RNA sequence: UCACCGAAAAGGCACAGCACGGGCAACCGUGUGUCGCAAAACUACCGUCCAAUUCUUUUCUUCACCCAUUACGAAAGGGGCAAUGAGGGGGGAUUUGGAUAGAGGGGUUGUCGAA
Numbered sequence: 001u002c003a004c005c006g007a008a009a010a011g012g013c014a015c016a017g018c019a020c021g022g023g024c025a026a027c028c029g030u031g032u033g034u035c036g037c038a039a040a041a042c043u044a045c046c047g048u049c050c051a052a053u054u055c056u057u058u059u060c061u062u063c064a065c066c067c068a069u070u071a072c073g074a075a076a077g078g079g080g081c082a083a084u085g086a087g088g089g090g091g092g093a094u095u096u097g098g099a100u101a102g103a104g105g106g107g108u109u110g111u112c113g114a115a
Base pairs, nucleotide, nucleotide: 005113006112012037013036017032018031019030020029021028022027035102041108042107043106045105046104047100048099049098050097051096052095054093055092056091057090058089060088061087062086063085064084065080066079067078
């Protein structure tokens, strides 16, 4: 001096919760707080999450619709989602934008020095 390692000391950060504020949301800021942290410093490459677009799916649902009733027809009320069409909810994929560095992986930098 370096690596492993981890006593002491100095300093640093600040989870949950709470208050106020921002955001459609994920989540964030400030204060308080002090669970923990040697990288709980930096970085969105992976991952995860949110919103919207498009596509798709559905033993979910609504309407059109269909069926019977009737006297030809229609309405109300009743029945059915088997077919066709549209909308909503749920699942999956895609694209765009965003969030997360204190779940985790990757990259960059880095304090102290007893055994």
Molecule: c-di-GMP-I riboswitch aptamer
Organism: Deltaproteobacteria bacterium